[in-house]
RNA sequence: GGCGUCAUCGUCUAGCCUGGUUAGGACACGGGGCCUUCAAUCCCGUAACAUGGUUUCAAAUCCCAUUGACGCCA
Numbered sequence: 001g002g003c004g005u006c007a008u009c010g011u012c013u014a015g016c017c018u019g020g021u022u023a024g025g026a027c028a029c030g031g032g033g034c035c036u037u038c039a040a041u042c043c044c045g046u047a048a049c050a051u052g053g054u055u056u057c058a059a060a061u062c063c064c065a066u067u068g069a070c071g072c073c074a
Base pairs, nucleotide, nucleotide: 001073002072003071004070005069006068007067010027011026012025013024020057029045030044031043032042033041050066051065052064053063
């Protein structure tokens, strides 16, 4: 220098190919129930689409660029 894969709550992850439901789940965290207390268990809650554009009535999803991580070639 060229090419490819990837980027979503604090962590892990589904959804992307085939655009449209309040972006779902687990763990963690906060509050409460139960219990003499703790643990376990149950209920509720907080919290996310890397950045900037494009297409579209509508974009996490399509397209382009950038940034970062990893891999291959030179």
Transfer RNA from a Parcubacteria group bacterium, 74 nucleotides, folded computationally. The RNAcentral record of the sequence draws on ENA. Model confidence (mean pLDDT): 81 of 100.